[in-house]
RNA sequence: GGUUCCAUGGCCAAGCUGGUUAAGGCGACGGACUGCAAAUCCGUGAUCGCCCGUUCGAAUCGGGCUGGAACCU
Numbered sequence: 001g002g003u004u005c006c007a008u009g010g011c012c013a014a015g016c017u018g019g020u021u022a023a024g025g026c027g028a029c030g031g032a033c034u035g036c037a038a039a040u041c042c043g044u045g046a047u048c049g050c051c052c053g054u055u056c057g058a059a060u061c062g063g064g065c066u067g068g069a070a071c072c073u
Base pairs, nucleotide, nucleotide: 001072002071003070004069005068006067007066010026011025012024019056028044029043030042031041032040049065050064051063052062053061
């Protein structure tokens, strides 16, 4: 340098045939319970890497950029 793939809450991760509230687990915080705790139960969080475009509507489609991985040279 070339090809392919990946980027979604603090961490992991589903959704990616465009459409009403972006699942779930761990953790954190608040509350209930308890003599105090643990356990258990309830509740709380996302500019979907960044910018632009297409569209009535974008996590999802197109372009560019950034970072990462694999392979080739």
Transfer RNA from an Oscillospiraceae bacterium, 73 nucleotides, folded computationally. Its Rfam family is "tRNA". Rfam's curators write: Transfer RNA (tRNA) molecules are approximately 80 nucleotides in length. Its mean pLDDT, the model's own confidence on a scale to 100, is 82. The sequence was found in a public genome assembly.